This is a predicted structure of a 69-nucleotide RNA (transfer RNA) from Urocitellus parryii. Lineage of the source: Eukaryota > Chordata > Dipnotetrapodomorpha > Boreoeutheria > Urocitellus.
RNA sequence: GGGGUUAUGGCUCAAUGGUAGAGCACUUGCCUAAUAUGUAUGAGGCCCUGAGUUCGAUUCUCAGUACCA
Numbered sequence: 001g002g003g004g005u006u007a008u009g010g011c012u013c014a015a016u017g018g019u020a021g022a023g024c025a026c027u028u029g030c031c032u033a034a035u036a037u038g039u040a041u042g043a044g045g046c047c048c049u050g051a052g053u054u055c056g057a058u059u060c061u062c063a064g065u066a067c068c069a
Stems, first nucleotide, its partner, number of pairs: 004068001006066002010024004018055001026042001028040003048064005
C1' cells in the first nucleotide's frame, strides 16, 4: 500500500427493513441470626461517525474512524 473481518447496556453476544433482547454484573425487596445460594423487581442502548436508498434502516449502499488477522 491492497483486499478481508468486526463495531449493539459495565462485560460476553443475539436480532435477514416495521419503535433492540438474552446471560453475567448492578439497584431495590423477599428469604437468613448474618453471609452466600435461591426468588421477584427495576435501571442502564439516540445500535462507532456522516451521507444515501426507502413510507420506514441496527439491518441495504457509499465514505470515514477504530480494532483484528